Transfer RNA from a Planctomycetota bacterium, 73 nucleotides, folded computationally.
Model confidence (mean pLDDT): 83 of 100.
Rfam family: tRNA. Its family is annotated with triplet codon-amino acid adaptor activity in the Gene Ontology. Rfam's curators write: Transfer RNA (tRNA) molecules are approximately 80 nucleotides in length. By type it is a transfer RNA.
[in-house]
RNA sequence: GGGUGGGUAGCUCAGCUGGUAGAGCGGCGCACUGAAAAUGCGUAGGUCGUCGGUUCAACUCCGUCCCCGCCCA
Numbered sequence: 001g002g003g004u005g006g007g008u009a010g011c012u013c014a015g016c017u018g019g020u021a022g023a024g025c026g027g028c029g030c031a032c033u034g035a036a037a038a039u040g041c042g043u044a045g046g047u048c049g050u051c052g053g054u055u056c057a058a059c060u061c062c063g064u065c066c067c068c069g070c071c072c073a
Stems, first nucleotide, its partner, number of pairs: 001072007010025004019056001027043005049065001051063003
């Protein structure tokens, strides 16, 4: 340099052919316990890598750049 997969919550990852973002773990509160752990219930936390474009509407489609893994040279 070329090709390819990926970048979404603190972490690991979903998100169906565009319709306004979720799960598990973790955090916090409550219940339970003599006290914990486990378990149950509740709750906070995201400008969906950047900048543009298309669209009534973009995590999703298109372009560009940045970062990570793999392959080729």